RNAcentral holds the sequence, with entries from ENA and SILVA.
Small-subunit ribosomal RNA from Listeria monocytogenes, 1453 nucleotides, folded computationally.
The source organism's lineage runs through Bacteria, Bacillota, Bacilli, Caryophanales and Listeria.
RNA sequence: GUUUGAUCCUGGCUCAGAUUGAACGCUGGCGGCAUGCUUUACACAUGCAAGUCGAACGGCAGCGCGGGCGGGGGCAACCUCGCCUGGCGGCGAGUGGCGAACGGGUGAGUAAUACAUCGGAACGUACCCAGAAGUGGGGGAUAACGUAGCGAAAGUUACGCUAAUACCGCAUACGUUCUACGGAAGAAAGUGGGGGAUCUUCGGACCUCAUGCUUUUGGAGCGGCCGAUGUCUGAUUAGCUAGUUGGUGAGGUAAAGGCUCACCAAGGCGACGAUCAGUAGCUGGUCUGAGAGGACGACCAGCCACACUGGGACUGAGACACGGCCCAGACUCCUACGGGAGGCAGCAGUGGGGAAUUUUGGACAAUGGGCGCAAGCCUGAUCCAGCAAUGCCGCGUGAGUGAAGAAGGCCUUCGGGUUGUAAAGCUCUUUUGUCAGGGAAGAAACGGUUCGGGCUAAUAUCCUGGGCUAAUGACGGUACCUGAAGAAUAAGCACCGGCUAACUACGUGCCAGCAGCCGCGGUAAUACGUAGGGUGCAAGCGUUAAUCGGAAUUACUGGGCGUAAAGCGUGCGCAGGCGGUUUUGUAAGUCUGUCGUGAAAGCCCCGGGCUUAACCUGGGAAUUGCGAUGGAGACUGCAAGGCUUGAAUCUGGCAGAGGGGGGUAGAAUUCCACGUGUAGCAGUGAAAUGCGUAGAGAUGUGGAGGAACACCGAUGGCGAAGGCAGCCCCCUGGGUCAAGAUUGACGCUCAUGCACGAAAGCGUGGGGAGCAAACAGGAUUAGAUACCCUGGUAGUCCACGCCCUAAACGAUGUAUGCUUGGUGUUGGAGAGCAAUCUUCAGUGCCGAAGGAAACCCAUUAAGCAUACCACCUGGGGAGUACGAUCGCAAGGUUGAAACUCAAAGGAAUUGACGGGGGCCCGCACAAGCGGUGGAUCAUGUGGUUUAAUUCGAUGCAACGCGAAGAACCUUACCUGGGCUCGAAAUGUAGGUAGUAGGACCCUGAAAGGGGAACGAUGGGUUAAGUCCCAAGCCUAUAUAGGUGCUGCAUGGCUGUCGUCAGCUCGUGCCGUGAGGUGUUGGGUUAAGUCCCGCAACGAGCGCAACCCCUACUUUCAGUUGCCAGCGAGUAAUGUCGGGAACUCUGAAAGAACUGCCUACGCAAGUAGUGAGGAAGGUGGGGAUGACGUCAAGUCAUCAUGGCCCUUACGUCCAGGGCUACACACGUGAUACAAUGGUCGGUACAGAGGGCGAAGCCGCGAGGUGGAGGAAAUCCCUAAAACCGAUCUCAGUUCAGAUUGGAGUCUGCAACUCGACUCCAUGAAGGUGGAAUCGCUAGUAAUCGCGGGUCAGCAAUACCGCGGUGAAUACGUUCCCGGGCCUUGUACACACCGAAUCACGAUGAAAUUUCCCAAGAUUACCCGGGCCUGUCGGCCAAGGCUAUAUACUCGUUG
Repeated sequence: GUUUGAUCCUGGCUCAGAUUGAACGCUGGCGGCAUGCUUUACACAUGCAAGUCGAACGGCAGCGCGGGCGGGGGCAACCUCGCCUGGCGGCGAGUGGCGAACGGGUGAGUAAUACAUCGGAACGUACCCAGAAGUGGGGGAUAACGUAGCGAAAGUUACGCUAAUACCGCAUACGUUCUACGGAAGAAAGUGGGGGAUCUUCGGACCUCAUGCUUUUGGAGCGGCCGAUGUCUGAUUAGCUAGUUGGUGAGGUAAAGGCUCACCAAGGCGACGAUCAGUAGCUGGUCUGAGAGGACGACCAGCCACACUGGGACUGAGACACGGCCCAGACUCCUACGGGAGGCAGCAGUGGGGAAUUUUGGACAAUGGGCGCAAGCCUGAUCCAGCAAUGCCGCGUGAGUGAAGAAGGCCUUCGGGUUGUAAAGCUCUUUUGUCAGGGAAGAAACGGUUCGGGCUAAUAUCCUGGGCUAAUGACGGUACCUGAAGAAUAAGCACCGGCUAACUACGUGCCAGCAGCCGCGGUAAUACGUAGGGUGCAAGCGUUAAUCGGAAUUACUGGGCGUAAAGCGUGCGCAGGCGGUUUUGUAAGUCUGUCGUGAAAGCCCCGGGCUUAACCUGGGAAUUGCGAUGGAGACUGCAAGGCUUGAAUCUGGCAGAGGGGGGUAGAAUUCCACGUGUAGCAGUGAAAUGCGUAGAGAUGUGGAGGAACACCGAUGGCGAAGGCAGCCCCCUGGGUCAAGAUUGACGCUCAUGCACGAAAGCGUGGGGAGCAAACAGGAUUAGAUACCCUGGUAGUCCACGCCCUAAACGAUGUAUGCUUGGUGUUGGAGAGCAAUCUUCAGUGCCGAAGGAAACCCAUUAAGCAUACCACCUGGGGAGUACGAUCGCAAGGUUGAAACUCAAAGGAAUUGACGGGGGCCCGCACAAGCGGUGGAUCAUGUGGUUUAAUUCGAUGCAACGCGAAGAACCUUACCUGGGCUCGAAAUGUAGGUAGUAGGACCCUGAAAGGGGAACGAUGGGUUAAGUCCCAAGCCUAUAUAGGUGCUGCAUGGCUGUCGUCAGCUCGUGCCGUGAGGUGUUGGGUUAAGUCCCGCAACGAGCGCAACCCCUACUUUCAGUUGCCAGCGAGUAAUGUCGGGAACUCUGAAAGAACUGCCUACGCAAGUAGUGAGGAAGGUGGGGAUGACGUCAAGUCAUCAUGGCCCUUACGUCCAGGGCUACACACGUGAUACAAUGGUCGGUACAGAGGGCGAAGCCGCGAGGUGGAGGAAAUCCCUAAAACCGAUCUCAGUUCAGAUUGGAGUCUGCAACUCGACUCCAUGAAGGUGGAAUCGCUAGUAAUCGCGGGUCAGCAAUACCGCGGUGAAUACGUUCCCGGGCCUUGUACACACCGAAUCACGAUGAAAUUUCCCAAGAUUACCCGGGCCUGUCGGCCAAGGCUAUAUACUCGUUG
């Protein structure tokens, strides 16, 4: 960060950090210091990695020197050749000594025979150190070598010669070993240097020094052995063990020991985890972490183990031996096929494996090792170099100045911004690199010389200390220093949606792709790709893998378990854990002092050395541990002795469906028998199946049988839980109260274990009335394996034996103590005359503190504490599989993993929803009136058709809608013909007199194209049509134009819920929070209208009112309107004079407010054929539409972002189309007739418009005519109604479609495609199925009139106007829509939701059967081999027995 619309919690997943022996991608300048097969303990070519000593020995193959003899040259010195000579330096091979057991490699094995820490006793030790003693005298062999053989080779045989510090005896024995204490046994080797005297066979003896050898004592270091403690996982491994455990004796070893053997005993180990299985070298330490911890054990250091695999011993001080031996095995190589050779887990290197790990380098100069007196030799140990950005550290890739803020790039609101002082330019510097010159430290020992000291007879030799001093460097001409030229030689990688620092443009369009988690991408992507810009790190940067961290998600430090995962169903109880009070002792735990140890390195601190750092180095601290020892004595333990409060026992009461057994009672159901009696009974929402005339049901009497116990009965009682209910008897467990007594911590909890454990189920035997799984039938239903009904078997009941599970729940383990209260109830005791009170033990409710995520819990805790036990660690897979165990079975207990998801979950909040509840409203239903749906026509839509039938609107809320009027135009569509800066607009630049314009002519359907007489303008200015400006025109350019797309990019406008009563805010208060309160409640209203109450108090948008029309009155005004009274006139008419009363017109004002009365009510208010009033409770109508919902509608009214077209998707023209027609739907008109049609007569409007009167002609549409009228003046007939007449119920004297003919008008033009008139024609239709619409009063219904648009008109549409003028509403159960409160919710795209199961389709997979192909050889089978146990047998190598035996030889006696 991520579960939700939002919230709190629980909980997992994921990220940011550090690290690595890493690998991969892109990139790469230098230096220093480190590091470099983590995989196949896989196989290895080649070279090297252990030799050395001639001062142990015989020797002399090779090399050098010397000597002798001979020849040649030369005067000679001398040179040269041949032969002989171990005399010398040395030395191959050999004998002998020391070393080879170190150093180097690897981690296979090993869970203890190992390692770490701390101790121990019964041991060994070459070389080294110190002490003691000795080193006398003899002997025989054998390699080498020679001779002769065998063999391909490796190698080997026979005979012969020879030496030693090789080998064997003798002597001696201070120490030593053995002992029977008398004694006995056991050694040796020399070599080298030097030398005065003496002796000599001339070799030496002798003396001395050094070194070696033998015996022995001690030491140092090293090694062997033993003990304690610690050291991974699994119990789905619970029992293991026969030399096993111990003893005695013997053997064996360097040494203790069952180490081995004989005998005896039967032990030993294990829940504190034996045995078995898996994994693993251990440690110092390394990484991480605040720490505690967790993970790891490369490099360096200590220990162990191993050396092709397994076994074995030999030699030796030391091995059971990496570069030794023998045997067996596998593999490889050589071979003459007979036989031989080998072991890189040494350094390099090769193949293989793998994501992956270096040179077949140099040197012994230094450090160290082996041998040697030494020189020295050997040393892939080591020191160096090489390769690799593998890691850590350091340096550089330049510095200053530089605004015209250059060019270019990118973005842009076109103004600019950004890259950016960045670059260029100017002035500097020179690290690194290049070139040139100089040039270290690491190297002083040994040696030489000299001066002291020592051994000694010695001035000799040798040893030792000091001074001086020659030589010795792989790295390497390296580090470092100096100089020269020159910005010159040097920057990348990842990221930019949130977490997480950093944003824009283009491309793409759920495609391509990204992604650590959440998630991006479906045409405006800060998430993909690219670019510009930015951010981070930097010679590196990212990715992947891995560890720790964050993760208090294993919780020791430091978690939980009522509902989130989690209390065993309940009790008893061994082990274990814990345990009241007091005294004394002890000192195991505990605390403390001292000592030893805790290797070095590392970490940390303080210094030092490399220019710094990494790195190296000196010192310190630390090493929290273990051991030894002294002290303390509180607390825990242990031992002993007390105490009474915990616990228990005794005495006396009390309550109870506590348990087991036996007996018994009544009511009811059912069945049986008999009687009475007749047609139904039963059952349901309604039915049917069923029972009944063979007599049911009903009723009466009698009988049978089983099961359960009405009332009492309760929030009651008892029990550990499960559970327990008629009554009586017997047996029996527990509890509680009261008072005293007794015991003296006897207690609490409890893994394993044991017991109990509802219902269902199982076994055996009974029993069976009612009920009732399964099953059958009848219904319901789309189906109905259900719910409902009729039947009905197991079972339910009893006895015995199993099963052992439940939402076995208070979803709350047991025990103890502490922490305000109130009110019921059960049992006991006490006080009081009583009311009642007190107290103990239970059982309920409400609530304080406190707790809790909240809900809630709260002396019966989920509070505060203690003790012990059980259990949990994301969801699913799964309480599944396998294994084990229990069970007769069913099944129970224990109990995983692969795989998969980013959630799953708890509590609470706001909505929405409910075939939940309550209250209320609306032409919502009901009650009525008239329609639609059937017919014909009109009109719109769908569909189909078409070149086109332009486009949009699609449930209510599209469909007589946009369109208040498509013949052309409109027009957006189609066909054809044209134009291209365009049909119209603007800016800039340039040009413009026969120019712009253009009668007229030609062509054409027109548009358009071609030609052409004529032919220019305004203002200022100048000598001047001279110049400038403007207009027009032409050219160029920027652009125009688009009814093209996106209403899901938008503005504006509109519809709808809905004229519904709601929607919110500020402050305060409550809540951890989302939120709540207010706005809920009680009333009331048309209304969140008002009143009352209230942790709310106020306010806003809505409601209402304010606005307009209408109904009444008054005042004012009086023409074009009016005419009562007065006068005049006409055939008649306000016609005229006049009037201002009335109607009316149009301005102002008034009037209605529950104001008054009565009743009810706290009030608000309601009711009343109340009064008054023109009007009465909103008087009627209109305008007015809250927060919001529907990505609702409109890019085609307009505006507008983005995209698209530009000789066309623009524009002009002609014709066509929008008017098509098997069909379907909506909205209407007219009808179906008598409440009517037709004919004749007689009346009465309002509101509008601008029109056209009279007269004449025509049947008529209309024509002619032109008076009047820019309008209260002129023009535009009202119809239904009413009064008569006629028709008489029929497809009609209803209805008027359709069609033929003839006309009128408008218009350029009525063919596609206008309206109207006349004559003729006279279709369907007789009141309309399911369903559905409107309307509550001047309303519905019905009748006509007007207007807009408009040349005309498809208008039956729309918007208005008046005339006539009803019916009904009991009521709110139901349908629809809405409002408020409440409740449930697993819904929130919100029930058109979500989700389960079954089935189907499609795709994929597992599984099963059969066949085929390829491959493999696991099971199984056959054969061979091996291992283990036992029995029997044979034994390689090796060992042992050796005075066995055989053969042969030597020496001594």